Record summary:
A computed fold for a 160-nucleotide RNA from uncultured Limosilactobacillus sp., annotated as Lysine riboswitch aptamer. The model forms 100% of the base pairs in the Rfam consensus.

RNA sequence: GAAGAGGUUGCAUUCUUUAUCAGUAUGGACUAUUAGGAAAAUAAGUUCCGGAGUAGUCUUGAAAGGAAGGAGUGCCGAAAUCUUUCUUAGCUUAUUCUAAGAAGGGUUGGGACAUGGUUGAAAAAGUCAUGGACUGUCGCGAUAAAUCGCGGGGCGCUUC
Repeated sequence: GAAGAGGUUGCAUUCUUUAUCAGUAUGGACUAUUAGGAAAAUAAGUUCCGGAGUAGUCUUGAAAGGAAGGAGUGCCGAAAUCUUUCUUAGCUUAUUCUAAGAAGGGUUGGGACAUGGUUGAAAAAGUCAUGGACUGUCGCGAUAAAUCGCGGGGCGCUUC
């Protein structure tokens, strides 16, 4: 440098179906209230107000993010997560915050289980820490063999 393996359903992604989100947000009608309101915070601006805004009742009624099933595609640091910087969005500007994207860095061999933390609308799911098993792999030791014990980390392992 090239090829390849790991597996309770290996990983991601696209399409699709389903549940959740939620009888929530939004829209309409009526009633009440009153000086403020502008869907994250503060300051300034801009703007709305012949009743905005808020609350209640009736009615209408989603979506995104997150998840599961099926099919396809690309793959085996597949990828996940944390963090830093930059860009974009949240009426404008400034500072912070939140969300999405890009680049850099750190951690994790893999999928589960238990306990605790955290993200989350969530009893879904993710993630982090700890624990004992399982599984793949290599090294050392034991064994006639099957196999067993101890240890390592994907910057690894196998073949050429």

The RNAcentral record of the sequence draws on MGnify. Rfam family: Lysine riboswitch aptamer. Rfam describes the family as follows. Riboswitches are metabolite binding domains within certain messenger RNAs that serve as precision sensors for their corresponding targets. Taxonomically the source falls in Limosilactobacillus (Bacteria, Bacillota, Bacilli, Lactobacillaceae).